Predicted 3D model of a 125-nucleotide RNA (SAM riboswitch aptamer (S box leader)) from Ferruginibacter sp. The coordinates come from a structure-prediction model, not an experiment, and the mean pLDDT is 79. Its Rfam family is "SAM riboswitch aptamer (S box leader)". Rfam describes the family as follows. The SAM riboswitch is found upstream of a number of genes which code for proteins involved in methionine or cysteine biosynthesis in Gram-positive bacteria. Lineage of the source: Bacteria > Bacteroidota > Chitinophagales > Chitinophagaceae > Ferruginibacter.

RNA sequence: CGCUUAUCAAGAAAGGCAGAGGGUAAUGGCCCGAUGACGCCUUGACAACCUAUCAUUCAAUUCCACGUUGGAAGUGAAAGAAAAGGUGCCAAUUCCACCCCGAUGGUUAUCGGGACAGAUAAGUC
Numbered sequence: 001c002g003c004u005u006a007u008c009a010a011g012a013a014a015g016g017c018a019g020a021g022g023g024u025a026a027u028g029g030c031c032c033g034a035u036g037a038c039g040c041c042u043u044g045a046c047a048a049c050c051u052a053u054c055a056u057u058c059a060a061u062u063c064c065a066c067g068u069u070g071g072a073a074g075u076g077a078a079a080g081a082a083a084a085g086g087u088g089c090c091a092a093u094u095c096c097a098c099c100c101c102g103a104u105g106g107u108u109a110u111c112g113g114g115a116c117a118g119a120u121a122a123g124u125c
Base pairs, nucleotide, nucleotide: 002124003123004122005121006120007119008118013043014042015041016040017039021032022031023030027097028096029095044090046088049086050085051084053081054080056078057077058076059075061073062072063071064070065069094117099114100113101112102111103110104109
C1' cells in the first nucleotide's frame, strides 16, 4: 500500500519559526490567507477508538457455611466514571456539489437516503 469492522451534524487555541498559497485526486462553487493562512515546533485543551484502572448491576462457574439462603474468588456482559498509557483531533457537516434513488416544487431548485472518494481507530495477510 491492500483487506475487514466501527464512526464521521458534537467538541476543543495560544505562543514561536517560516513566507504564499491553502481548504488531501480532478472540475465547479464557496471560503481561509501579508491584520501572515497552509506547514513545522512548544505548550494547552477537546474527545474517549484501543490498553490499563474504579465502582454498580446481571449471568454462569468454583469454593465455604447452610433450614430458607448468604458469603468469597476469578471470568464474561451492560450501561457509567476517570483521563494514566497508545493514537487522534483543535475554520466552515469529511466546507458544499458532482454519480444513483425517492419526496416536494415545478424557471433556477429544496429536502431525505445511498454510492464513490477520504479521515480516524481497532484488527489482519